Predicted 3D model of RNase P RNA and transfer RNA as a complex of 448 nucleotides. Its mean pLDDT, the model's own confidence on a scale to 100, is 77. It holds a member of the Rfam family "Bacterial RNase P class A". The family's RNA type in Rfam is ribozyme.
[in-house]
């Protein structure tokens, strides 16, 4: 010069006029309303995919179903599928990137093709023996066996090279390689790795199939949810009292009215109260209908940003400084004009925050890998 | 704003313990009938909303994007 790999930031600037939402000032009795001051969208604010804070649910215990996650070791810490370091395996020349609990507990699954798809198989082919052909061998034709080395099928065929071995042949046997298992020894917090021994043990694949191990999970959601305000009309049904998580146990629950006091326990006036027990009704669920369509809180000082020290490989963490950074509720962040710069992406808050996804014109910086050239 | 569901043939649906994708109606031939229409017999028509991924093999199992539609004060 050129192909590439990672990681971070930006995402129109600046000025002028006009406009809009919160807040404080300040004028107005007060409200409307004027002035002034100051703040005002995003790396995704989006999708609602995890995760939590918060609020309610008559506090949520147990066992069963469901349901997430998954290699080690740490961070953050309120969690998590998220960060960091490492570990194995796969990809790539490399920067690098991808993936991660068991398939040696059981069970189910593989269409089509092929003989045979998991307690393996005999379609061809190789070998043996017999019969028939033949004078008799070969050679051929038919049968009985061996036989997983060759051929074919298919994603997959139940280790791999050699040597002996045998009628052919095969972990049959050995040797060396690769796996597994078991057991020493040695490093490491581990996950694992090196290494020696022993076993031919030679066991595919699928768990984003059921399952198994370990670890976790109460439900619904700010339109949760409190207050105030205004209004209106109530009826019909329910085997069943109501809730508690989808089923069981378990537990939890009241409010009125009648009625009884046999049994516990307490008080005393000795049959009464407090309790206790029984009914019924309110309560509750479902449909139908009638009212309202308002308002204040929740609602923004937070797991907060910037800086500087220091500890740590590193994610991060301690200290000290400094700062307040949207808060509507028909919903505010907008036009216009000038000079740059370019043809201007994606898109916009609605309780809040951590990650995940996905959309995105353009451009900054920072670190490194390969190949050519030239010195 | 929060919750939740569903896309398969022109339309209505089925099909989802992963193995070649179906019915009903329409639509096109024939046949019946003077003709039409019911009937009869046949045919045709499917990126299974899009990518990805698991996995030999995906309508189906996992992520994601998209359209559509329902319930919450």
């Nucleotide at each position: 010069g050129g192909a590439g790999c990672c990681g971070g930031c930006c995402g129109g600037a600046c000025g002028g006029c006009c406009g809009c939402g919160g807040c404080c000032c300040g004028a107005g009795u007060a409200a409307a309303u004027c002035g002034g001051g100051u703040c005002g969208a995003g790396g995704a604010a989006a999708g609602u995919c995890c995760g939590g804070a918060c609020u309610c649910c008559a506090c949520a215990g147990g066992g069963c179903a469901g349901g997430a996650c998954g290699c080690u070791g740490g961070g953050g810490a309120a969690a998590a599928u998220c960060c960091c370091a490492g570990g194995c395996g796969g990809g790539g020349c490399g920067a690098c990137c991808c993936g991660c609990g068991g398939a040696a507990a059981g069970u189910g699954c593989a269409a089509c093709a092929g003989a045979a798809a998991g307690u393996a198989g005999a379609c061809c082919g190789c070998c043996u023996c017999c019969g028939c052909u033949u004078a008799a061998a070969a050679g051929g034709c038919g049968g009985a066996g061996g036989u997983a080395a060759g051929g074919g099928u298919g994603a997959a065929a139940g280790g791999g090279u050699g040597a002996g071995g045998u009628a052919a042949g095969a972990g049959c046997u050995c040797a060396c390689c690769g796996g597994c298992a078991c057991g020493g020894c040695g490093g490491g917090u581990g996950a694992c790795c090196g290494u020696c021994g022993u076993g031919g043990c030679c066991a595919g694949g699928u768990a984003a199939a059921c399952c198994c191990c370990g670890u976790c999970c109460g439900g619904a959601g700010c339109a949760a949810g409190a207050c105030c305000a205004a209004g209106c009309a109530g009826g019909a049904g329910g085997u069943u009292g109501g809730g508690u998580a989808g089923c069981c146990c378990g537990c939890c629950c009241g409010c009125u009215u009648c009625g009884a006091c046999g049994a516990a326990c307490g008080g005393c006036a000795u049959g009464c109260c407090g309790g206790u027990c029984g009914a019924a009704g309110c309560a509750c669920c479902u449909c139908c209908g009638g009212g309202u369509a308002g308002g204040u809180c929740g609602c923004a000082u937070g797991a907060g940003g910037c800086g500087a020290g220091u500890g740590g490989c590193a994610a991060c963490g301690c200290u000290c400084g400094u700062c307040c950074c949207a808060g509507a509720u028909c919903g505010a962040u907008g036009g216009u004009c000038g000079u740059c710069g370019a043809c201007u992406a994606c898109a916009g808050a609605a309780u809040c925050c951590g990650g995940c996804u996905u959309a995105c014109a353009g451009g900054c910086c920072g670190g490194c890998u390969c190949c050519u050239c030239u010195u | 704003g929060g919750g939740c569901g569903c896309u398969u043939a022109g339309c209505u649906c089925a099909g989802c313990u992963g193995g070649c994708a179906g019915a009903g109606c329409g639509u096109c031939g024939c046949c019946c009938u003077u003709a039409c229409a019911a009937g009869g017999c046949g045919a045709a028509g499917g990126u299974c909303g899009g990518g990805g991924g698991u996995u030999c093999g995906a309508c189906u199992c996992c992520c994601u994007c998209a359209g559509c539609g329902c319930c919450c004060a």